[in-house]
């Protein structure tokens, strides 16, 4: 890298170092020299795979190796349907999808 399957309103910060952008992408909208993003160290969440165990073919529970996470719903919108609304062919709201992207377990 492709491709499948499962999840993405919960959760979880402090220190050193570094010095300008960062928040995937276009549009908003934030964060950031009272140092943001990054990266080390330590701690924290969470439990997808894993081990344990109980009960039956999936589910409970414990642990916590192997990943992952620790501003803002995946920061919101983008593409479509369907509700109200208000209204001039548009606009706002609420929803339910899809696309796209994260993780994460397999496969090639």
């Nucleotide at each position: 890298c492709a491709c499948u399957c499962a999840u993405c309103g919960c959760g979880a910060c402090c220190g050193g170092c570094u010095g300008a952008g960062g928040g995937a992408u276009g549009g908003g909208c934030c964060c950031a020299a009272c140092g943001a993003c990054g990266c080390c160290g330590g701690g924290g969440c969470a439990a997808c795979c894993u081990u344990c165990g109980a009960g039956g073919a999936c589910u409970c529970g414990a642990a916590a190796g192997g990943u992952g996470c620790c501003a803002a719903c995946u920061c919101c919108c983008g593409c479509g349907g369907a509700g109200c609304c208000g209204u001039g062919u548009c606009g706002g709201c609420u929803u339910c999808g899809a696309a796209a992207g994260a993780u994460g377990a397999g496969u090639g």

A computed fold for a 108-nucleotide RNA from a Myxococcaceae bacterium, annotated as SAM riboswitch aptamer (S box leader). The sequence was found by an Rfam model in a public genome assembly. Lineage of the source: Bacteria > Pseudomonadati > Myxococcota > Myxococcia > Myxococcaceae.